Predicted 3D model of RNase P RNA and transfer RNA as a complex of 408 nucleotides.
[in-house]
RNA sequence: GAGAUGGUUAAACGGCCGCGCGGCGGCGAUCCCGCUGCGAGGAAAGUCCGAGCUCCACAGGGCAAGGGUGCCGGGUAACACCCGGUGGAGGCGACUCCAAGGAAAGUGCAACAGAAAGAUACCGCCCGCUUUGCGGGUAAGGAUGGAAAGGCGAGGUAAGAGCUCACCAACGGCCCGGCGACGGAGCCGUUAUGUAAACCCCACCCGGAGCAAGAUGAAGGGACAGCCGGCGGCCCGCCGCAUUCCCCGAAGAUCGCUAGAGCCGCCUGGUAACAGCCGGCGUAGAUAGAUGGCCGUUCACGACAGAACUCGGCUUACAGACCAUGCGCGCUU
RNA sequence: GUCCUUGUAGUUCAACGGAUAGAACUGCCCCGUCCUAAGGGGUCAAUGCUGGUUCAAUUCCGGCCAAGGACACCA
Numbered sequence: 001g002a003g004a005u006g007g008u009u010a011a012a013c014g015g016c017c018g019c020g021c022g023g024c025g026g027c028g029a030u031c032c033c034g035c036u037g038c039g040a041g042g043a044a045a046g047u048c049c050g051a052g053c054u055c056c057a058c059a060g061g062g063c064a065a066g067g068g069u070g071c072c073g074g075g076u077a078a079c080a081c082c083c084g085g086u087g088g089a090g091g092c093g094a095c096u097c098c099a100a101g102g103a104a105a106g107u108g109c110a111a112c113a114g115a116a117a118g119a120u121a122c123c124g125c126c127c128g129c130u131u132u133g134c135g136g137g138u139a140a141g142g143a144u145g146g147a148a149a150g151g152c153g154a155g156g157u158a159a160g161a162g163c164u165c166a167c168c169a170a171c172g173g174c175c176c177g178g179c180g181a182c183g184g185a186g187c188c189g190u191u192a193u194g195u196a197a198a199c200c201c202c203a204c205c206c207g208g209a210g211c212a213a214g215a216u217g218a219a220g221g222g223a224c225a226g227c228c229g230g231c232g233g234c235c236c237g238c239c240g241c242a243u244u245c246c247c248c249g250a251a252g253a254u255c256g257c258u259a260g261a262g263c264c265g266c267c268u269g270g271u272a273a274c275a276g277c278c279g280g281c282g283u284a285g286a287u288a289g290a291u292g293g294c295c296g297u298u299c300a301c302g303a304c305a306g307a308a309c310u311c312g313g314c315u316u317a318c319a320g321a322c323c324a325u326g327c328g329c330g331c332u333u
Numbered sequence: 334g335u336c337c338u339u340g341u342a343g344u345u346c347a348a349c350g351g352a353u354a355g356a357a358c359u360g361c362c363c364c365g366u367c368c369u370a371a372g373g374g375g376u377c378a379a380u381g382c383u384g385g386u387u388c389a390a391u392u393c394c395g396g397c398c399a400a401g402g403a404c405a406c407c408a
Base pairs, nucleotide, nucleotide: 001329003327004325005324006323007322008321009320011298012297013296014295015294016293017292019039020038021037022036023035024034025033026032041304045315046314048313049312050311051310052309053210054209055208056207066206067205068204069203070202071085072084073083074082075081086100087098088097089096090095101201102200106199107198108195109194110193122142123141124138125137126136127135128134129133150168151167153165154164155163169191170190171189172188173187174186175184176183177182214255215254216253220248221247222246225244228240229239230238231237262281263280264279265278267276268275269274299302334404335403336402337401338400339399340398343358344357345356346355351388360376361375362374363373364372381397382396383395384394385393
């Protein structure tokens, strides 16, 4: 100089006015007023995964359908997340990225081109014949294609061919190492196209809906029916009381509603994710929806963006500034 | 807030993973007519954006973006 990795921050301070919720007081209650405390994010976003919680379904177990996950080991409440490895790809390197089981269970598909797309002979080469051609052999050469019988050399042959041999490649088995993915000198066997983000096979997981889930239930008004009482000899009718049920009130009220697998620090165990112990910290909670505006000073002149039941992740958006590293590369001395 | 669905010419719809993405209406040009209309011929015009799988993607799989729809309590 130009990088790699990990992390922090997301303008600061003061004054005035205003908003939501809580507490105290004026005033016993609502309203109102005063004082006081707290008041958006690293992504609050997308709603893509995993859970808590609630209701519905369900004796228990298994199978099927449907959906999901997919190298190995570990972590976690759980996960498609995280950590550490294996294999592959990229980079000089630090390092980064990968939906990465099975194509030797079966089926489908591979347009156009090409003779032929998994089984074949168009040209060529070789042999034979009844010779403008026909039959047989041949994948070494040409041509087509994204992909064409493992590559290359020698032997061999009528011409050829793993047909044979040396070297190399891939796959399977034996053996060795590793918990495992996998790796490995050697020996034996084989040469099998690609595609599973096509059906499918194998292993494992999954009941459904979602806080607009769901729970509680007051004053007042009205109507029908039934019970009881009064007027009445009885019925009808009218009136009254209490109870059950229905409608309005009511897209209303209260709860769910914020302390939870929480955050920070030391130590211990572990490569790490993480776990354990100890200590400390800590009130957003609305329901038309608050978290704002103005002024002053300073600076690097301020990006993406706004909670709506709550957590753990992933993904996406993001101006600038700062910190760390037994980190790598280049140049100069 | 939660849960779904859909994005293809200007509009309404098609398209087993394989064509130059097709059709109707519309637009434009020409013929036709005295002029227009009907009719005939021609022509323009699209896979929301971005990655991946595959030899090959409108189609299969992610991520963004946009549009549309449904859902409460009722005691």